Overview: The prediction has a mean pLDDT of 88. This is a predicted structure of an 85-nucleotide RNA (c-di-GMP-I riboswitch aptamer).
RNA sequence: CUCCCGAAACGGCAAACCCGGAGUAAUCCGGGGACGCAAAGGCACGGGUCCCAUCGCGUGAGCGAGGGAUCGCCGACCCACCGAA
Numbered sequence: 001c002u003c004c005c006g007a008a009a010c011g012g013c014a015a016a017c018c019c020g021g022a023g024u025a026a027u028c029c030g031g032g033g034a035c036g037c038a039a040a041g042g043c044a045c046g047g048g049u050c051c052c053a054u055c056g057c058g059u060g061a062g063c064g065a066g067g068g069a070u071c072g073c074c075g076a077c078c079c080a081c082c083g084a085a
Stems, first nucleotide, its partner, number of pairs: 005083002012037002017032006035072001041078002045075003048070005054065004
């Protein structure tokens, strides 16, 4: 110095919930708030889950297509702070 790893420190992020806003919705943004997180940093590429004012099929429950959401569901990829054992 690098990788695995995750003690300590400096710090970082911020679930539920509440308030305001955007959206049909899933959900997102801002403020408050902390359940947790060593990638809870980035990225929807694969899988999962969720949604739909759209289209097709179906008497219907629903199924399929298309579009969307989620990386704080998992995996891949990219990047990164500190340095005890």
Of the family's consensus pairs, 100% are formed in the model.